RNA sequence: GAUUUUUGCUAGGGGUGCGACGCGCUGAGAGUCCCAAAGCGGGGACGACCCUCACGACCUGACCUGGGUAAUACCAGCGUAGGGAAGCAGGAGCCACGGAAG
Numbered sequence: 001g002a003u004u005u006u007u008g009c010u011a012g013g014g015g016u017g018c019g020a021c022g023c024g025c026u027g028a029g030a031g032u033c034c035c036a037a038a039g040c041g042g043g044g045a046c047g048a049c050c051c052u053c054a055c056g057a058c059c060u061g062a063c064c065u066g067g068g069u070a071a072u073a074c075c076a077g078c079g080u081a082g083g084g085a086a087g088c089a090g091g092a093g094c095c096a097c098g099g100a101a102g
Base pairs, nucleotide, nucleotide: 001095003093004092005091006090007089008088009087010086011052012051013050014049017025018024019023031046032045033044034043035042058083059082060081064077065076066075067074
């Protein structure tokens, strides 16, 4: 100097479903409070969790396709898809060059 990986801090991004419904299912996470509404849709704050250049968050496609279930992105496909939120510092590894000592 180049490159891979990992940890921390700060800042930011995201989702909050289904049902045999005082309980249960999957999951990292399905929470609490407030506002609006009162044909039932939405928004905000906080907390936890995950993710931040990316084949690992999440959205679109999607009222999608196949399988399964009490039911649901529950599983798989779509998907090396398109989009998608960064800075700093430390550690470790590898390669190259230069210097010093021996």

This is a predicted structure of a 102-nucleotide RNA (TPP riboswitch aptamer (THI element)) from a Nitrospirales bacterium. Its mean pLDDT, the model's own confidence on a scale to 100, is 77. It matches the Rfam family "TPP riboswitch aptamer (THI element)". For this family Rfam cites "Thermodynamic analysis of ligand binding and ligand binding-induced tertiary structure formation by the thiamine pyrophosphate riboswitch" (Kulshina et al., RNA, 2010). About the family: Vitamin B(1) in its active form thiamin pyrophosphate (TPP) is an essential coenzyme that is synthesised by coupling of pyrimidine and thiazole moieties in bacteria. Taxonomically the source falls in Nitrospirales (Bacteria, Pseudomonadati, Nitrospirota, Nitrospiria).